[in-house]
Order: sequence, then C1' cells, then structure tokens
RNA sequence: UGCGCCGUGGAGUAGUGGCAGCUCGCCGGGCUCAUAACCCGGAGGUCGCAGGUUCGAUUCCUGCCGGCGCUA
Repeated sequence: UGCGCCGUGGAGUAGUGGCAGCUCGCCGGGCUCAUAACCCGGAGGUCGCAGGUUCGAUUCCUGCCGGCGCUA
C1' cells in the first nucleotide's frame, strides 16, 4: 500500500429482506439441614458509526472506525 474475513446483551455465538434467538453468566423463586446439581420465572441489545436502495434492512450497496490474517 493493496486484498480477504470479522464487528449482534457481561462472555461465546445463530440469524442471507418481514416478531433479534440460543448457551453460559447475572437477578428472583422452588428443591435441600445446607451448598452444588436440577426445575420455574425475569432483567439486560438503538445488531460498530453515517448515508443510500426498498413498503420494510442485523441481512443488499457506499464511505468511515476498530480487530485479525495475507501481501509489498
């Protein structure tokens, strides 16, 4: 300098145009003499930022920011 991949709750991730889900963690309750395990319920996300296309964008397009890899 160029190219590729990635960015979604606290962590790890799914979601290729129409209600944003799962696991762990966290909070409350149950069970237990108690803890763990197990069971039930709950909170927590302006989907990296800005613009465009569309009736409608996490998804498609453009620019920017950040991370990783390759290349000079």
A computed fold for a 72-nucleotide RNA from a Gaiellaceae bacterium, annotated as transfer RNA. Rfam family: tRNA. Its mean pLDDT, the model's own confidence on a scale to 100, is 84. The source organism's lineage runs through Bacteria, Bacillati, Thermoleophilia, Gaiellales and Gaiellaceae.